RNA sequence: UCGGGUAAUCGCUCCGAUUAUAUCGGGGAGGAAAGUCCGAACACCAACAGGCACCGUGCUUCCUAACAGGAAGGUCCCGUGUUGAAAAAUAUGGGAACAGCCAGUGCCACAGAAAACAAACCGCCCCGACUAGUCGGGGUAAGGGUGAAAAGGUGGGGUAAGAGCCCACCGCCCUGGUGGUGACAUCAGGGGCAGGGCAAACCUCACGGGGUGCAAGAUCAAGCAGAUAGUAUGUGCCGCCUGUCAUGACGCUAUCGGGUAGAUCGCUCGAGCCCGGUGGUGACGCCGGGACCAGAUAAAUGAUUACCGCCCCUGUCCCGUUUAAUCGAGACCUGGGAUACAGAAUUCGGCUUACAGAUGUU
RNA sequence: GCCGGAGUAGCUCAGCUGGUAGAGCAGCUGAUUUGUAAUCAGCUGGUCGGGGGUUCGAUUCCCUUCUCCGGCU
Numbered sequence: 001u002c003g004g005g006u007a008a009u010c011g012c013u014c015c016g017a018u019u020a021u022a023u024c025g026g027g028g029a030g031g032a033a034a035g036u037c038c039g040a041a042c043a044c045c046a047a048c049a050g051g052c053a054c055c056g057u058g059c060u061u062c063c064u065a066a067c068a069g070g071a072a073g074g075u076c077c078c079g080u081g082u083u084g085a086a087a088a089a090u091a092u093g094g095g096a097a098c099a100g101c102c103a104g105u106g107c108c109a110c111a112g113a114a115a116a117c118a119a120a121c122c123g124c125c126c127c128g129a130c131u132a133g134u135c136g137g138g139g140u141a142a143g144g145g146u147g148a149a150a151a152g153g154u155g156g157g158g159u160a161a162g163a164g165c166c167c168a169c170c171g172c173c174c175u176g177g178u179g180g181u182g183a184c185a186u187c188a189g190g191g192g193c194a195g196g197g198c199a200a201a202c203c204u205c206a207c208g209g210g211g212u213g214c215a216a217g218a219u220c221a222a223g224c225a226g227a228u229a230g231u232a233u234g235u236g237c238c239g240c241c242u243g244u245c246a247u248g249a250c251g252c253u254a255u256c257g258g259g260u261a262g263a264u265c266g267c268u269c270g271a272g273c274c275c276g277g278u279g280g281u282g283a284c285g286c287c288g289g290g291a292c293c294a295g296a297u298a299a300a301u302g303a304u305u306a307c308c309g310c311c312c313c314u315g316u317c318c319c320g321u322u323u324a325a326u327c328g329a330g331a332c333c334u335g336g337g338a339u340a341c342a343g344a345a346u347u348c349g350g351c352u353u354a355c356a357g358a359u360g361u362u
Numbered sequence: 363g364c365c366g367g368a369g370u371a372g373c374u375c376a377g378c379u380g381g382u383a384g385a386g387c388a389g390c391u392g393a394u395u396u397g398u399a400a401u402c403a404g405c406u407g408g409u410c411g412g413g414g415g416u417u418c419g420a421u422u423c424c425c426u427u428c429u430c431c432g433g434c435u
């Protein structure tokens, strides 16, 4: 990506022709029609604006009517192949709820000396006392222990012993150059610079969002029975506030009670489909041409027969393999079986889930 | 179409403010009793509906899926 087909007979339904019936012609389930997780079109709430609350999204650029979707890229992480002793190089696959922890608040059990304005258990060094190993004082955070995580890392110097204490290279911060639409990449200079994780913790920042939904809503018909309370500033887009505007007592709002509930529209021509050309890495866009391809309302789209296609098993033949058995491939051959998930109900773009079998890509 | 809730031992239910799962009944064993029940003591029994993710760690937080229950229209 496809996911059955052909013919005959009978049956159901929509449209058209026909004065009506009859008859004739044409059409009649999906890639998910499912879940109802997102986005919209459309309809109504008289209409509109701003703000709070609430909700959603979160690397960059592009596509789209829009989206939490798609394409390409960036950064980080996880694999695989090749070369290589390794490090690494190169090719390729996958993932990320990838804004912020110096705005604030909070959590990190047990273990451990100590879990964030943190910290000295063992050890190391110095001094003193007593003595063949203890005690006291001072210094230390390089080594060891605990842990998922513990005073940036590696190497050297220095020191009583150590430590960015000093140096080199990384890491981090600041400034600038170059390339790129951008996320970023790379180069140069300066600075010894400070102790983590969690925001699928509360939160902060940026952007976005009115509500209800085809049982929306519109028209015609039928049919009755009202009562209570509130109301001049009441009602009018979820909750609250402000403003504009509209309407208002034969009204409006809320509650209780009664009656009717039939028909038509919405209802299928669509941000759609097919073919060709063209632009683009791609998603996709543009141009030209072609065909209309379900509209039911207790809910139609089916039943029977035959054949074909796909798949499985078996028999025969044949080829390769094997000592043989066996194994593998093939045959318009014989016989049998089976053919998945599953059914429109306003429509469309996605996501998720189910799926016998076949095919393509990696 | 819209809005909520539940799933934990054989059964009925707690736990959900993240620190490694409990109570009662039932079952089994022992004690007690002439014997049974009751009582006392002890023991067994759990993929927390399934899958994936965040985290050191998930019954608990997030996503998705299955089943069941309820309300409005």
Base pairs, nucleotide, nucleotide: 001358002357004308005307006306007305008304009303010302012028013027014026015025016024017023030341034352035351037350038349039348040347041346042213043212044211045210047244048243049242050241051240052239054209055208056207057206058205059073060072061071062070063069074098075096076095077094078093079092080091081090082089083088099204100203104202105201106198107197108196121144122143123140124139125138126137127136128135129134130133152170153169154168155167156166157165171193172191173190174189175188176187177186178185179184217265218264219263220262226256227255228254229253230252231251234247235246236245273290274289275288276287277286278285279284309339311337312336313335315333316331317330319328320327363434364433365432366431367430368429369428372387373386374385375384381418389405390404391403392402393401411427412426413425414424415423
This is a predicted complex of two RNAs, RNase P RNA and transfer RNA, with 435 nucleotides together. The coordinates come from a structure-prediction model, not an experiment, and the mean pLDDT is 75. It holds a member of the Rfam family "Bacterial RNase P class A". Gene Ontology terms of the family: ribonuclease P activity, dimeric ribonuclease P complex and tRNA processing.